[in-house]
RNA sequence: GCUGUUGUAGCACAGUCGGUAGUGCGUCGCAUUGGUAGUGCGGAGGUCACGAGUUCGAUUCUCGUCAGCAGCU
Numbered sequence: 001g002c003u004g005u006u007g008u009a010g011c012a013c014a015g016u017c018g019g020u021a022g023u024g025c026g027u028c029g030c031a032u033u034g035g036u037a038g039u040g041c042g043g044a045g046g047u048c049a050c051g052a053g054u055u056c057g058a059u060u061c062u063c064g065u066c067a068g069c070a071g072c073u
Base pairs, nucleotide, nucleotide: 001072002071003070004069005068006067007066010025011024012023013022019056027043028042029041030040031039032038049065050064051063052062053061
């Protein structure tokens, strides 16, 4: 330099042939306990890497940029 792939909550990841994003762990509160742990219930937390395009509408499609990983040279 070229090709492929990944980028979504604090962490690990789902997701959608385009229609207002979820699970587990963690975190906070409550209940349970004599008190912890555990368990149950509830809450908070996301400009879906960044920019542009297409569209009535983009996390999803297209292009570019950045970063990680793999391969080729």
The RNA shown here (transfer RNA) has 73 nucleotides and comes from Butyrivibrio proteoclasticus B316. RNAcentral records the identical sequence in 6 taxa. The coordinates come from a structure-prediction model, not an experiment, and the mean pLDDT is 84. A source record names the gene tRNA-Thr-GGT-1-1. It matches the Rfam family "tRNA". By type it is a transfer RNA.